Overview:
This is a predicted structure of a 364-nucleotide RNA (Bacterial RNase P class A) from Dyella humi. Taxonomically the source falls in Dyella (Bacteria, Pseudomonadati, Lysobacterales, Rhodanobacteraceae). Its Rfam family is "Bacterial RNase P class A". It is annotated as a ribozyme. From the family's description: Ribonuclease P (RNase P) is a ubiquitous endoribonuclease, found in archaea, bacteria and eukarya as well as chloroplasts and mitochondria.

[in-house]
RNA sequence: GGAGUCGGCCGGACAGUCGCGUCGCGCGCGAGCGCGUCGAGGAAAGUCCGGGCUCCACAGGGCAGGGUGCCAGGUAACGCCUGGGCAGCGUGAGCUGACGGCCAGUGCAACAGAAAGCAAACCGCCGAUGGCCUCAAAAGGGCACAGGUAAGGGUGAAAUGGUGCGGUAAGAGCGCACCGCGCGCGGGGCUAACGCCGCGUGGCACGGUAAACCCCACCCGGAGCAAGACCGAAUAGGGGAACGAUAACGCGGCCCGCGUUGUUCCCGGGUAGGUUGCUGGAGCCAGGCGGCGACGCCUGGCCGAGAGGAAUGACUGUCGCGUCGCAAGGCGUACAGAACCCGGCUUACAGGCCGACUCCACCU
Numbered sequence: 001g002g003a004g005u006c007g008g009c010c011g012g013a014c015a016g017u018c019g020c021g022u023c024g025c026g027c028g029c030g031a032g033c034g035c036g037u038c039g040a041g042g043a044a045a046g047u048c049c050g051g052g053c054u055c056c057a058c059a060g061g062g063c064a065g066g067g068u069g070c071c072a073g074g075u076a077a078c079g080c081c082u083g084g085g086c087a088g089c090g091u092g093a094g095c096u097g098a099c100g101g102c103c104a105g106u107g108c109a110a111c112a113g114a115a116a117g118c119a120a121a122c123c124g125c126c127g128a129u130g131g132c133c134u135c136a137a138a139a140g141g142g143c144a145c146a147g148g149u150a151a152g153g154g155u156g157a158a159a160u161g162g163u164g165c166g167g168u169a170a171g172a173g174c175g176c177a178c179c180g181c182g183c184g185c186g187g188g189g190c191u192a193a194c195g196c197c198g199c200g201u202g203g204c205a206c207g208g209u210a211a212a213c214c215c216c217a218c219c220c221g222g223a224g225c226a227a228g229a230c231c232g233a234a235u236a237g238g239g240g241a242a243c244g245a246u247a248a249c250g251c252g253g254c255c256c257g258c259g260u261u262g263u264u265c266c267c268g269g270g271u272a273g274g275u276u277g278c279u280g281g282a283g284c285c286a287g288g289c290g291g292c293g294a295c296g297c298c299u300g301g302c303c304g305a306g307a308g309g310a311a312u313g314a315c316u317g318u319c320g321c322g323u324c325g326c327a328a329g330g331c332g333u334a335c336a337g338a339a340c341c342c343g344g345c346u347u348a349c350a351g352g353c354c355g356a357c358u359c360c361a362c363c364u
Stems, first nucleotide, its partner, number of pairs: 001360010012319007020039002023036005041335001045346002048344005053224004065220005070084005085099001086097004100215002105213002107209002122153002124149003129146002131143004161179006180204001181202007188194001228276004238267006247261005283302008320333005
């Protein structure tokens, strides 16, 4: 100098004018006016997870259903985060991972291929042994008939460990050495995952597939601030008591009876509307301590939207940044906006800043 990786942060500034919302104070009979105060985000978004809070349900346990899934830790909790292990990718800093179990059971594997789950002989190799031929016979030679063979070729995503030596008719863990693998023990590792180290043991399979059923472990009741709580009309219903005409209507052939219609008083539910829930909280900032870290603890300081689904804005000037232009100057200045609150994840985002680290080239 170039190319990268990871983490953190900002995401316009100042002034003026006009305007909007909450709350407080003052003035005004009132409509309202004045002053003060505070007034969007890193994602307020998607509403995908997890919790607080509220109401309903609920003895305990189980079944069904759903979720999570290497291990340890953090946390209120999580499918989040941190650290570690393993696997894959990258020269590297680093990145990515539905990463429990198929020696419980059941199932699945298209096409190709001789053979695909009680493995298998297409080509090839061999044919010692047995057979056949040659030879008078033996020896020798031949054939490739029985058969042997998983070393080589070929098919496939996958063909039942690898390399070498021995061995053999040819071969083969058939034997041996090393590597690998399984099992057991010890050490290491947060009493872990793991398989880093050592020892012993077994010639060596328990092929793949669980985002296949399934098994195992752990977790999960439902609905959501339009939750819920309080106050509560007018009008029309409901319940009760008293009074009253024994009047009208209905049931009935008639009587009795029952019901409805009246007035006064009392009680209760719901609706409109109002109040609340509502923002001081797993809060923010600084310092210290513990921890590799996520995070936790202590001390001090701070109060930062709370609505009507409706406010949080606009303009001008100067500056910053980007871009075009020789210049004057022009144009542009991201993504997006609270609605009960909080922790995450994901997605969008012009431009810029800081820190740590890696690789390459060159110079000293």